A computed fold for a 109-nucleotide RNA from Halanaerobium kushneri, annotated as SAM riboswitch aptamer (S box leader). Model confidence (mean pLDDT): 80 of 100.

RNA sequence: AAAUCAUCAAGAGUGGUGGAGGGACUGGCCCUUUGAUACCCGGCAACCUACUUAAACAUUUAGUAAGGUGCUAAUUCCAGCAUUUCCAGUGGGGAAUGAUAGAUGAGAG
Repeated sequence: AAAUCAUCAAGAGUGGUGGAGGGACUGGCCCUUUGAUACCCGGCAACCUACUUAAACAUUUAGUAAGGUGCUAAUUCCAGCAUUUCCAGUGGGGAAUGAUAGAUGAGAG
């Protein structure tokens, strides 16, 4: 850097440092000096390891949260492409489904 598989509707601080941008991209719409992003601490979760439990025991169920990650405004904040459908009438608006893109994990090269 590219590809495979799984997940993305729930959950998580009135803390500390610090001081201007941030929410991937584009368009919206938002957050933010009543202190954002980031870092530390705390927390959430249970993808991998580990341990416990039960069973139809090459595996699976339920649990713990010690280790490796991850996450901790808004559904991945919404839409970006396609199909179907409703409204409206040539400018468009709404809904559903599936892709695309993105994020995280795991394993392999």